[in-house]
Context: one part of a larger RNA
């Protein structure tokens, strides 16, 4: 390379959008590029293969034969793929009606709690631990009452509940705004799927500038523990955590499972719709669509397990893997303020 694979053995890109490319619904006519059949020319000789022969055999040599799977041109076929023209509605999209949601952005508001400040009551302790000590307190603490300041987070509701492409999103109200779902079948008429590059988004930590700083808390200091204790425990405590703008671009970014479409027993929860039976009505019950769980048959699997939300049966496109270590390292490129990221070897060794 041909292959074989990618939940856990090596291997799914963190996620989207989309360029080139690859692939692509029903039907009619046409074309003849691919495709198929036939023909002509060419495919040098030697070599190779088969057969026969010549040197005493063989190597070697000679003769004959087939072949040289290819290319070009001509004629023909029209099923399939492609091209052209037309048409259709089921794929896709639009419209109309409807309800659901922590989807996003901004502004405003609220109560509980912690801390601090002021004042009152009040007196000797408080705090902390396995036990203590450091620490706080007669300059009046802890406790308790009233008032005030400020920051951050939103108890209950809360649910293998909801929304989002992923990261993620949770007090309340308003404004702006994205998507999905159900019903309908009015409109467009294949407008689709995937997507190398590109572009955008992307937890936490970290970085830059300016704010903010209640609680928590890397670093740091002290007290303990211990043989030691650069830890676990305790008392403090700075970056940070918060906001605005900019950067970083990584995670066990996980369902360790790429996306799309179709098909393939059931059972049972739950969220959002629609229709029906029944009813005074609400429930209940039945059918159906979309989501989210559990169990389970066939099938798959090395097993575990997966099982209509597939890891089953198929098709299309992308990404990735190819023994362990060396190593996600070195060198170089690109990106970054830096930290570093991205791409990514070899020697050697087992």
């Nucleotide at each position: 390379c041909u292959g074989g694979g990618u939940g856990u053995a090596a291997a799914g890109g963190g996620c989207g959008u989309g360029u080139a490319g690859g692939c692509g619904g029903g039907u009619u006519u046409u074309u003849a590029a691919g495709u198929u059949g036939g023909g002509u020319g060419u495919g040098a000789a030697a070599u190779a293969c088969c057969g026969u022969g010549g040197c005493u055999c063989a190597a070697c040599c000679a003769c004959g034969g087939g072949g040289c799977u290819g290319c070009a041109c001509c004629c023909a076929a029209a099923a399939c793929u492609g091209g052209a023209a037309g048409u259709c509605u089921u794929g896709a999209g639009u419209g109309u009606c409807g309800g659901a949601g922590a989807g996003g952005a901004a502004a405003g508001c609220g109560g509980a709690a912690u801390u601090c400040c002021u004042a009152g009551u009040g007196u000797a302790g408080c705090g902390g631990u396995g036990a203590a000590a450091u620490g706080c307190g007669u300059a009046g603490a802890u406790a308790u009452u009233a008032g005030g300041a400020g920051g951050a987070a939103c108890a209950c509701c809360a649910g293998u509940g909801g929304c989002g492409a992923a990261g993620g999103c949770g007090g309340c109200u308003u404004u702006c705004u994205g998507g999905a779902c159900g019903a309908u079948a009015a409109c467009u008429g294949a407008c689709g799927c995937u997507g190398a590059g590109g572009c955008g988004c992307g937890a936490a930590a970290g970085c830059g500038u300016g704010g903010g700083g209640a609680g928590c808390a890397a670093a740091c200091a002290g007290g303990a523990u211990u043989a030691g204790a650069u830890a676990c425990c305790c008392u403090g405590g700075u970056a940070g955590u918060c906001c605005a703008c900019g950067c970083u671009g990584u995670a066990a970014a996980c369902g360790a499972u790429g996306g799309a479409u179709a098909c393939u027993a059931g059972g049972u929860g739950u969220g959002g719709g629609a229709g029906g039976u029944a009813u005074c009505g609400a429930c209940c019950c039945c059918u159906u669509c979309c989501g989210u769980g559990c169990c389970g048959g066939a099938g798959u699997u090395a097993a575990c397990a997966c099982a209509a939300u597939a890891a089953g049966u198929a098709u299309c496109c992308c990404a990735c893997c190819u023994g362990g270590g060396g190593a996600g390292u070195a060198c170089g490129u690109c990106c970054g303020c830096a930290a570093g990221g991205u791409u990514g070897a070899a020697a050697c060794u087992c």
Small-subunit ribosomal RNA, central domain from an uncultured bacterium, 350 nucleotides, folded computationally. Its Rfam family is "Bacterial small subunit ribosomal RNA". Gene Ontology terms of the family: structural constituent of ribosome and ribosome. Model confidence (mean pLDDT): 87 of 100.